Predicted 3D model of a 265-nucleotide RNA (Bacterial large signal recognition particle RNA) from a Dehalococcoidia bacterium. Its mean pLDDT, the model's own confidence on a scale to 100, is 80. A source record names the gene ffs. The model forms 89% of the base pairs in the Rfam consensus. The source organism's lineage runs through Bacteria, Bacillati, Chloroflexota and Dehalococcoidia.
[in-house]
RNA sequence: CCGUGCUAGACGGGGAGCUAGCGGUGCCCUGCACCCGCAAUCCGCUAUAGCGGGGUCGAAUUCCCACCCGCGGGCGGCGGUCUGCCGGGUCGAGCCCCCGGGCGCCGGCGUUGAUGGCCGGGUCCGGCGCGACGGAAGCCUGCGAACCCCGCCAGGUCCGGAAGGAAGCAACGGUAAGCAGAUACUUCCGGGUGCCGCCGGGGCGCCUGGCCGGAGCCGGCGGCGGACGGUCAGCCGGCGGACGCGUUCAACGGUGGGUGCACGG
Repeated sequence: CCGUGCUAGACGGGGAGCUAGCGGUGCCCUGCACCCGCAAUCCGCUAUAGCGGGGUCGAAUUCCCACCCGCGGGCGGCGGUCUGCCGGGUCGAGCCCCCGGGCGCCGGCGUUGAUGGCCGGGUCCGGCGCGACGGAAGCCUGCGAACCCCGCCAGGUCCGGAAGGAAGCAACGGUAAGCAGAUACUUCCGGGUGCCGCCGGGGCGCCUGGCCGGAGCCGGCGGCGGACGGUCAGCCGGCGGACGCGUUCAACGGUGGGUGCACGG
């Protein structure tokens, strides 16, 4: 150096999670990679940290180590960028509401007299009077009782020897309760009754008259100032998302290095 047979080892790895820890099942990344059984109310183990059974390769493209690259994941109150949601209203921009005035503009009233002062009247309430309206009663007209209302009582009835007398139905006339009418008059009652009268009360507002006095008064808008409240940018508190930054683990890939035993030629 070549050949044969072995052995270590390999036949995927990683992240988060779970766990005292490790590995696996399930999720994700990488990207293609022996098979069977087990596992989330978990499964198997213990620093040589999946277990059990079977198969293939085998000292190198494949195993081991270091470095590089870096998919992807974890962590970060990171005064890094952007963004979503919820809450607050102590601070606070704007706006809304409210208030104020030696401010401005516009308009109106005012010497045919402003603001102000004094004295009244009305509007409101009570009582009385008068009137109107409504109601009831009276008065007036008509109707109105088979008998138990009145008058007069034909006929008939009764008493009497007679003269005469008595009760009394119908008709007729009238009247009571009542009904209807009329509403002029009388009395009483009523009230969302009256351009009415008298007396009293009340006085916030509004309307109005007189007197004094002699120049202001009112409204709208704006501006300024104040401030309770409202809304809620900013702000404050909380929970997320995307990207960036830092840190950590790190697949795939790249570079360099390392790696056993036996026999034969």